[in-house]
The part of an RNA shown here (small-subunit ribosomal RNA, 3' major domain) has 476 nucleotides and comes from Gossypium mustelinum.

Context: one part of a larger RNA
RNA sequence: UGACGGGAGCCCCCACAAGUGGUGGAGCAUGUGGUUUAAUUCAAUGCAAAAUGAAAAACCUUAUUGAGGCUUGACAUGCCACAAAUCCUCUUGAAAAAAAGGGGCGCCUUUGAGAACGCGGACACAGGUGGUGCAUGGCUGUCAUUAGCUCAUGUCGUAAGGUGUUGGGUUAAGUCUCACAACAAGCGCAACCUUCGUGUUUAGUUGCCACCAUUUAGUUUGAAACCCUGAGAAGACUACUGGUGAUAAGUUAGAGGAAUGUAAGGAUAACGUCAAGUCAUCAUGCUCCUUAUGCCUUAGACGACACACGUACUACAAUAGAUGGGACAAAGGGUCACGAUCUCACGAGGGUGAGCUAACUCCAAAAACCCGUCUUCAGUUCGAAUUACAUGUUGCAACUUGCCUGUAUGGAGCCAAAAUCGCUAGUAAUCGUUGGUUAGCCAUACAACAAUUAAUUCAUUCCUUGGCCUUGUACA
Numbered sequence: 001u002g003a004c005g006g007g008a009g010c011c012c013c014c015a016c017a018a019g020u021g022g023u024g025g026a027g028c029a030u031g032u033g034g035u036u037u038a039a040u041u042c043a044a045u046g047c048a049a050a051a052u053g054a055a056a057a058a059c060c061u062u063a064u065u066g067a068g069g070c071u072u073g074a075c076a077u078g079c080c081a082c083a084a085a086u087c088c089u090c091u092u093g094a095a096a097a098a099a100a101g102g103g104g105c106g107c108c109u110u111u112g113a114g115a116a117c118g119c120g121g122a123c124a125c126a127g128g129u130g131g132u133g134c135a136u137g138g139c140u141g142u143c144a145u146u147a148g149c150u151c152a153u154g155u156c157g158u159a160a161g162g163u164g165u166u167g168g169g170u171u172a173a174g175u176c177u178c179a180c181a182a183c184a185a186g187c188g189c190a191a192c193c194u195u196c197g198u199g200u201u202u203a204g205u206u207g208c209c210a211c212c213a214u215u216u217a218g219u220u221u222g223a224a225a226c227c228c229u230g231a232g233a234a235g236a237c238u239a240c241u242g243g244u245g246a247u248a249a250g251u252u253a254g255a256g257g258a259a260u261g262u263a264a265g266g267a268u269a270a271c272g273u274c275a276a277g278u279c280a281u282c283a284u285g286c287u288c289c290u291u292a293u294g295c296c297u298u299a300g301a302c303g304a305c306a307c308a309c310g311u312a313c314u315a316c317a318a319u320a321g322a323u324g325g326g327a328c329a330a331a332g333g334g335u336c337a338c339g340a341u342c343u344c345a346c347g348a349g350g351g352u353g354a355g356c357u358a359a360c361u362c363c364a365a366a367a368a369c370c371c372g373u374c375u376u377c378a379g380u381u382c383g384a385a386u387u388a389c390a391u392g393u394u395g396c397a398a399c400u401u402g403c404c405u406g407u408a409u410g411g412a413g414c415c416a417a418a419a420u421c422g423c424u425a426g427u428a429a430u431c432g433u434u435g436g437u438u439a440g441c442c443a444u445a446c447a448a449c450a451a452u453u454a455a456u457u458c459a460u461u462c463c464u465u466g467g468c469c470u471u472g473u474a475c476a
Stems, first nucleotide, its partner, number of pairs: 001476002003473003007470001009468003015460001019423005026314002029311005034305002042053002064300007073125001077124002079121002082118001087102003091098002107114001127289002130287003136283002138278003141274001143272001148187003153182001154163003166179004193266003198234001200232005209222001213220001240254005303442001320375007332363003338355001342351003382413001387408004392403002429452002432449004
């Protein structure tokens, strides 16, 4: 100087407390361990692995296993020889591939050759999702959006080092202020960026409709006010007033204001820590394989199942379920498509194919909610697993192993022990909508969007984590 202490002091945080809803019990979905297997490909393993890489495993993907093949190779460059290439038919085969036959003779230059493509040959080489993340780059997690981490000169100390960075206040903040052997500066903080909240200027089509006409309908004239959309500038800064404070920094109350003390989100992540993670995104040193650890194909596997763990979904009901009617969003996507209308089917869907390359048209029905009616506390009109049969759809293909529909079936489950997690406001909770990935989909996931809309915070004693100062130390 650090590190550590079941030492001391101060401070922060959904850390506790106060509240609220969960997990842990049930069923199912999904990931992991284990076991099994020819194979169940690989990685990730306290927080910081486990709905993670994977924004889609029937084939492909695919790295794995069995079987059948290839050996200059599926891919690249160089050399030689033949031949344009593409194309068509047939045999064997699970396919890869192998064998046979047919037709064809291009382009540019010119009778030499050349370019592209194909086949064959020899060698340099290709190839490797093989190993090492403890050889690495890059990227990422974590402490942590925590307030820290440093340096020049000066000065103190023999030196390691100290000081500055400490102290009194203050802040979300090493934020600011005052003091001070320090005085300046840098990386962080904040601000600059972006979304959203207010009015305003400008522009009005495909959007809007107050006034004037018009219509079944903003439909059509028209209007440019409103709404909305795009662009621009304004606006908030402790600026103003009172208290408090040291006449400071600030803090507290108020006025005005759409908005107040960081208005609310996002992006932004200092020096470093964990030899943290990744050689399977990519790149890369070394090392290993080279008739195989490379490559092609087919079938299987990644979906197995005494069990254990994680994350979700659905429930156990009357603040509910069923059924009929009625109302109100935002954001997004669509030509490889979205698909209206009419029609057939109980339905999933089938037929038809208007419109739209989209503020125009379509997906599209928002659902919780409101108003009627039934159920009346039951393992039930709760709950939906499981199973059987019959359909539909995507696709060469749905058995292993897709999704959807109808009929029947109607399991466990009556609010959950020890323990444990999220959340402080348009938040939690509840409710639906959309998107990416897709031929289709195992999505209850992930990423967004709006609708309805709470309770509680007395306070820092204690628990966890972190920061500052101080003290002890047989630690470095």

Background
The full RNA is in RNAcentral, with records from Rfam. The coordinates come from a structure-prediction model, not an experiment, and the mean pLDDT is 81.